[in-house]
RNA sequence: AUCUUCAGGGCAGGGUGUAAUUCCCUACCGGCGGUAAUGCGGAUAUACUCCGUUAGCCCGCGAGCCUAUGCUGAUCUGGUGAGAUUCCAGAGCCGACAGUAAAGUCUGGAUGAAAGAAGAU
Repeated sequence: AUCUUCAGGGCAGGGUGUAAUUCCCUACCGGCGGUAAUGCGGAUAUACUCCGUUAGCCCGCGAGCCUAUGCUGAUCUGGUGAGAUUCCAGAGCCGACAGUAAAGUCUGGAUGAAAGAAGAU
């Protein structure tokens, strides 16, 4: 560089109502890359040496919106420590567009696109 494959999860139970997986109580879910201190797992040469792994809300990207330079969600408190918004404990918060009784979870654009991952030449 070319090609191939892969690349998103989730309303159980109850209430109101003519009607709601949309409201209310409660439940459930978390794309990709980075960072990863003394967490977790493993290896050995036993050296706090090395390897793997750990973030929805820290940084960046994708998706989404837009004529467009562009725009685009959400975290605090306590603990340990030299060092943590990443570990431990607790309490919070967030989630495109269209449709429909108002939707992160249903249906649809989408058997799409794509951050990227793996493999082949």
Overview: Predicted 3D model of a 121-nucleotide RNA (FMN riboswitch aptamer (RFN element)) from Abyssisolibacter fermentans. Taxonomically the source falls in Abyssisolibacter (Bacteria, Bacillati, Eubacteriales, Clostridiaceae). Its Rfam family is "FMN riboswitch aptamer (RFN element)". Rfam links the family to the GO term FMN binding. Rfam's curators write: The RFN element is a highly conserved domain that is found frequently in the 5'-untranslated regions of prokaryotic mRNAs that encode for flavin mononucleotide (FMN) biosynthesis and transport proteins. RNAcentral holds the sequence, with entries from MGnify. The model forms 100% of the base pairs in the Rfam consensus.